RNA sequence: AGAGUCGGCCAGGCAAUCGCGCUUCCGCAUAUUGCGGAAGGGAGGAAAGUCCGGGCUCCACAGGGCAGGGUGCCAGGUAACACCUGGGGGGCGCAAGCCUACGGAAAGUGCAACAGAAAAUAUACCGCCCGCUUUGCGGGUAAGGGUGAAAUGGUGCGGUAAGAGCGCACCGCGCAACUGGUAACAGUUUGUGGCAUGGUAAACCCCACCUGGAGCAAGACCAAAUAGGAAGACAAUGUCGUGGCCCGCGAUGUCUUCGGGUAGGUCGCUUGAGGAUACUGGUGACAGUAAUCCCAGAUGAAUGAUUGCCCGCGACAGAACCCGGCUUACCGGCCGGCUCUCAUC
RNA sequence: GGGGCCAUAGCUCAGCUGGUAGAGCGCUACAAUGGCAUUGUAGAGGCCGCCGGUUCGACUCCGGCUGGCUCCACCA
Numbered sequence: 001a002g003a004g005u006c007g008g009c010c011a012g013g014c015a016a017u018c019g020c021g022c023u024u025c026c027g028c029a030u031a032u033u034g035c036g037g038a039a040g041g042g043a044g045g046a047a048a049g050u051c052c053g054g055g056c057u058c059c060a061c062a063g064g065g066c067a068g069g070g071u072g073c074c075a076g077g078u079a080a081c082a083c084c085u086g087g088g089g090g091g092c093g094c095a096a097g098c099c100u101a102c103g104g105a106a107a108g109u110g111c112a113a114c115a116g117a118a119a120a121u122a123u124a125c126c127g128c129c130c131g132c133u134u135u136g137c138g139g140g141u142a143a144g145g146g147u148g149a150a151a152u153g154g155u156g157c158g159g160u161a162a163g164a165g166c167g168c169a170c171c172g173c174g175c176a177a178c179u180g181g182u183a184a185c186a187g188u189u190u191g192u193g194g195c196a197u198g199g200u201a202a203a204c205c206c207c208a209c210c211u212g213g214a215g216c217a218a219g220a221c222c223a224a225a226u227a228g229g230a231a232g233a234c235a236a237u238g239u240c241g242u243g244g245c246c247c248g249c250g251a252u253g254u255c256u257u258c259g260g261g262u263a264g265g266u267c268g269c270u271u272g273a274g275g276a277u278a279c280u281g282g283u284g285a286c287a288g289u290a291a292u293c294c295c296a297g298a299u300g301a302a303u304g305a306u307u308g309c310c311c312g313c314g315a316c317a318g319a320a321c322c323c324g325g326c327u328u329a330c331c332g333g334c335c336g337g338c339u340c341u342c343a344u345c
Numbered sequence: 346g347g348g349g350c351c352a353u354a355g356c357u358c359a360g361c362u363g364g365u366a367g368a369g370c371g372c373u374a375c376a377a378u379g380g381c382a383u384u385g386u387a388g389a390g391g392c393c394g395c396c397g398g399u400u401c402g403a404c405u406c407c408g409g410c411u412g413g414c415u416c417c418a419c420c421a
Base pairs, nucleotide, nucleotide: 001341002340003339004338005337006336007335008334009333010332012310013309014308015307016306017305018304020042022040023039024038025037026036027035028034029033044316048327049326051325052324053323054322055321056215057214058213059212063247064246065245066244068211069210070209071208072207073087074086075085076084077083088102089100090099091098092097103206104205108204109203110200111199125145126144127141128140129139130138131137132136153171154170155169156168157167158166172195173193174192175191176190177189178187179186180185219267220266221265222264229258230257231256232255233254234253238252239251240250241249260420261419262418274293275292277290278289279288280287281286311314346417347416348415349414350413351412352411355370356369357368358367364401372388373387374386375385376384394410395409396408397407398406
């Protein structure tokens, strides 16, 4: 210098004027409230998709069993997770590094179209070898050909009629022991088995662990109004209490349709597994301690408009109970670690 | 704001414990008729909404997007 890889941060800036909604304080009017003024603060890294996990609320402080669902190498982190960190196995890359739903197929069942002789317990189409009653038939053979996504370990030597783990050596594989490691797992270790039942579990299933349902339109309270109305269905070994069943617990009618009334307010609502700083422990995710800060809370629903200057000319996109993740969308810019190649000293 | 469901031929819908996707109506051509309709025969028309993954193989199984439909206030 070029190419690449990983991580972190930012998301036009400044000023003036006029607005919008929130909180606190002051003044004036005022039953609840209204008007004016001052100060403070006013969207995101994804606020999104609603895909996971939790808090919170109600149903019994959610209890037992079955069914269903989820997760799936090991260890740790965490409130929890399908997330994160570290490690192992496998794959890709020269490397930095990246990807990985990665338990079990000798518990059972199923499936494998077409092609092929044969697709799971066997099989002989061509070829090879032997025999015979020789255009053929019978037997042996998985070494060679061909098919397929997949064909019953590989190479060599011996052996044989031809062949074959049939025998042997090496490699591979399985099992056991030993050693290292918390473990997954690994091993230029030892012994053993000629190799015996290949694939598929994002097919049913088995094993281990986890798992009750609904969602802030949850739910609690105040106020206002009306016809506690009509029809139908089911029914006390019944029905209902939000999920599928049985039990248990509680309640005693429930559901559907039509009709009637109100569509007002308060709480939930933002101080939280919270942010930034320092120190300590840990490889790390993270945890602990100290002192410090308060940073949107609307409910027709605010966060905007105009003007001026500057630059690199500005992407995706807008909170609605709250957090931790994942995924998806995104103009660009800045900083740092590392790897490879070339050149020079 | 929060739940649920759907997407297959021009239209309305089947399909599938994974193996080359169908029906009815419609369309085209031919026959029949003097002509039209009815009728009969034959045919065309689909990357199964899009993108990945699992698998030898995906409309089907598993993720992620896109679009559409639908339900949910309170009182007695």
Predicted 3D model of RNase P RNA and transfer RNA as a complex of 421 nucleotides. The prediction has a mean pLDDT of 80. It holds a member of the Rfam family "Bacterial RNase P class A". It is annotated as a ribozyme.